A computed fold for a 78-nucleotide RNA from a Nitrososphaerota archaeon, annotated as transfer RNA. Rfam family: tRNA. By type it is a transfer RNA. The prediction has a mean pLDDT of 81.

[in-house]
RNA sequence: GCGGUCAUCGUAUAGUCUGGUCUAAUACGUUAGCUUGCCAAGUUGAUAACUCGGGUUCAAAUCCCGGUGACCGCACCA
Repeated sequence: GCGGUCAUCGUAUAGUCUGGUCUAAUACGUUAGCUUGCCAAGUUGAUAACUCGGGUUCAAAUCCCGGUGACCGCACCA
C1' cells in the first nucleotide's frame, strides 16, 4: 500500500440483515430508599452510551460515502 472484520452506558453484550413508540434493551457496577439487630441476599428508583464528519429519507444505532482506531490476511522493503 491492497482486501476483510469490528467500533453502542464504567464493564460485558443485544439490537444493524428487513430503517418505524429506540428520547435505545439486559446483566454486572455505582448510588439513594425499603427490608434486616448488623452484613450479605432480596426489592424499588436513579445513574450513564450508539467512534467522527457528510449524504439519502417524513424518519437512521440500522442504508450510502469518506475519515480515525483495533484486529486478521496479502503485498512491498530487508